[in-house]
RNA sequence: ACGAGUGUAGUGUAGUGGUUAUCACCGGGCGUUGCCAACGCCUGAACCCGGGUUCAAAUCCCGGCACUCGUACCA
Numbered sequence: 001a002c003g004a005g006u007g008u009a010g011u012g013u014a015g016u017g018g019u020u021a022u023c024a025c026c027g028g029g030c031g032u033u034g035c036c037a038a039c040g041c042c043u044g045a046a047c048c049c050g051g052g053u054u055c056a057a058a059u060c061c062c063g064g065c066a067c068u069c070g071u072a073c074c075a
Stems, first nucleotide, its partner, number of pairs: 001071007010025003018055001026044006048064005
């Protein structure tokens, strides 16, 4: 430099155009218990940035950024 892939709660993760974005860990509260742990219930927090298409975009398209992989270059 070229090509491909990935980007979603603090961490990991589901999602292929349509109700209020899924689950686990995590934080907070409550219950159970003599106490702790464990368990159950409730609750908190997220779509990398900008633009476009659409009645409607995490999802499709364009550009950018970051990371990973491959190829090339190494004057």
Molecule: transfer RNA
Organism: Euryarchaeota archaeon UBA220